A computed fold for a 72-nucleotide RNA from Astyanax mexicanus, annotated as transfer RNA.

RNA sequence: GGGGAUGUAGCUCAGUGGUAGAGCGCAUGCUUUGCAUGCAUGAAGUCGUGGGUUCAAUCCCCAGUAUCUGCU
Numbered sequence: 001g002g003g004g005a006u007g008u009a010g011c012u013c014a015g016u017g018g019u020a021g022a023g024c025g026c027a028u029g030c031u032u033u034g035c036a037u038g039c040a041u042g043a044a045g046u047c048g049u050g051g052g053u054u055c056a057a058u059c060c061c062c063a064g065u066a067u068c069u070g071c072u
Base pairs, nucleotide, nucleotide: 001071003069004068005067006066007065010024011023012022013021018055026042027041028040029039030038049063050062051061052060
């Protein structure tokens, strides 16, 4: 210098155009003498950034950015 992959909840990750989800974690309640376990409920997301296409974009296109990984 050039190529590829990844970026979504606190963490690990799903989600191939139609109102964004799971597990773990966190909070509250029940259970217990108390803790753990179990059960129920809840909070937590401008889907990394800026544009474009579309009636509608996490998803398609472009640019730039961060990390990872080959090539030279």

NCBI's taxonomy places the organism under Eukaryota, Craniata, Vertebrata, Ostariophysi, Astyanax.
Rfam family: tRNA. Rfam describes the family as follows. Transfer RNA (tRNA) molecules are approximately 80 nucleotides in length.
The coordinates come from a structure-prediction model, not an experiment, and the mean pLDDT is 83.